Two RNAs folded together computationally: RNase P RNA and transfer RNA, 442 nucleotides in total.

RNA sequence: AAGGUAGCUGCGGGAAGAAUACCGCAAGGUGCUUUUCGAGGAAAGUCCGAGCUCCGCAGGGCAGGGUGCUGGGUAACGCCCAGUGAGGGUGACCUUAAGGCCAGUGCCACAGAAAAUAUACCGCCUGAUUUAACCAUCGGGUAAGGAUGCAACGGUGCGGUAAGAGCGCACCAGGAACCGGGAGACCGGUUUGCUAGGUAAACCCCACCCGGAGCAAGACCAAAUAGGAGGGGGAUGAAGUUGCCCGCUGACUCCUCGGGUUAGGUCGCUGGAGGCGCCAGGCAACUGGAGCCCUAGAUAGAUGGCUGCCGCUGUUUACGUCGGCUUUGCCGGUGCUAAUAGAACAGAACUCGGCUUAUUAGUU
RNA sequence: GGGGCCGUAGUCUAGCCUGGAUAAGGCACCAGCCUCCGGAGUUGGGUAUCCCCGGUUCAAAUCCGGGCGGUCCCGCCA
Numbered sequence: 001a002a003g004g005u006a007g008c009u010g011c012g013g014g015a016a017g018a019a020u021a022c023c024g025c026a027a028g029g030u031g032c033u034u035u036u037c038g039a040g041g042a043a044a045g046u047c048c049g050a051g052c053u054c055c056g057c058a059g060g061g062c063a064g065g066g067u068g069c070u071g072g073g074u075a076a077c078g079c080c081c082a083g084u085g086a087g088g089g090u091g092a093c094c095u096u097a098a099g100g101c102c103a104g105u106g107c108c109a110c111a112g113a114a115a116a117u118a119u120a121c122c123g124c125c126u127g128a129u130u131u132a133a134c135c136a137u138c139g140g141g142u143a144a145g146g147a148u149g150c151a152a153c154g155g156u157g158c159g160g161u162a163a164g165a166g167c168g169c170a171c172c173a174g175g176a177a178c179c180g181g182g183a184g185a186c187c188g189g190u191u192u193g194c195u196a197g198g199u200a201a202a203c204c205c206c207a208c209c210c211g212g213a214g215c216a217a218g219a220c221c222a223a224a225u226a227g228g229a230g231g232g233g234g235a236u237g238a239a240g241u242u243g244c245c246c247g248c249u250g251a252c253u254c255c256u257c258g259g260g261u262u263a264g265g266u267c268g269c270u271g272g273a274g275g276c277g278c279c280a281g282g283c284a285a286c287u288g289g290a291g292c293c294c295u296a297g298a299u300a301g302a303u304g305g306c307u308g309c310c311g312c313u314g315u316u317u318a319c320g321u322c323g324g325c326u327u328u329g330c331c332g333g334u335g336c337u338a339a340u341a342g343a344a345c346a347g348a349a350c351u352c353g354g355c356u357u358a359u360u361a362g363u364u
Numbered sequence: 365g366g367g368g369c370c371g372u373a374g375u376c377u378a379g380c381c382u383g384g385a386u387a388a389g390g391c392a393c394c395a396g397c398c399u400c401c402g403g404a405g406u407u408g409g410g411u412a413u414c415c416c417c418g419g420u421u422c423a424a425a426u427c428c429g430g431g432c433g434g435u436c437c438c439g440c441c442a
Stems, first nucleotide, its partner, number of pairs: 001360001003310007011038007021030003040345001044356002047354005052214004059246004064210005069083005084098001085096004099205002104203002106199003121146002123142007154172006173195002175192007218267004228257006239249002259441002274293003278289004312342003316339003319335007365438007374391004384422001393409005415431005
């Protein structure tokens, strides 16, 4: 971006005309003529957020549900923009459900000594039995090495030690306190051996948000003596749109069977947080100003079909042209050429803002 | 318009809440035995991308998000 245009024809809505055909007592309707308008980027899924309408008030608490880095945008949002941290990439850049396991509780299979405040299988060191040594047994120290595992109580190195250990030191990673920068998420520095496993898409904690229902909302008109029957609950409180309690209102209500309705007609119903380009502010999302434009409203549901020309696309065919080669052809590129073929996903139903999903072609 | 439930061998179900490695069972199916052959009987065998895609986690049929498909219920008048 979702082909353009012309003609013929069909369907739905609006307006006007003619006063003729049909229906009707009439109003009017159908038909006729003219004219005008008539799907989407997703109209879809109905996953969020609102407008609008009704529920007596739109009240409190508990439960429940949702959201979850920071700042901004917005009518609002779980959306968007700009940043921070983290992850990925050589890079341009891309991705990100990202509060809290130093509030508590739970879980971490198998293996392993030990899966989180505990521990020692092999090993290293040491005392005793027992001495000169080895081996063995018992006791003590240790966690450096091996072994297990997705994960082992900071890492690497030097010193130190009986052997070891942040025990000491250097560097690295993290935490805490302080200082500085920033609006903030956070970043930088200094000090301090302080070293704390993972899991909250486990319960939970913290912060913020949430009354409910939906155009079959709702209003008016019409029809129906089936506005019916049976049973239960109810002023010792029905019902008041998920549950419980309080407050408020204060008389209906629930189940089963049956009846009516193409769920009758009109309104709601399409002009709106609307669209287009311009100017101004802002990094941006977005906002403000003035100007121009009006662009579907069906109710079993209209928006379609055919033809011509033009445009688009192609591992197509022919032709032209350029290049190469193993040169009476083959291969590759290309086109103000011709022919031919193809063109998706889908379709308004109260209206908007998003998200997600479906899908053709082109571009980056 | 609103709401619920389901999807696991050919088929019908369990497991899912509370994650743990070869996903369990019945019928059907396949192979052997038996029989002259078949049926019945008997012995053995699992044939599965747990509807699809992505994520969380050491680990997903199970938890979370998105999608696809199926099925059921409610509504109006009085």
The coordinates come from a structure-prediction model, not an experiment, and the mean pLDDT is 78.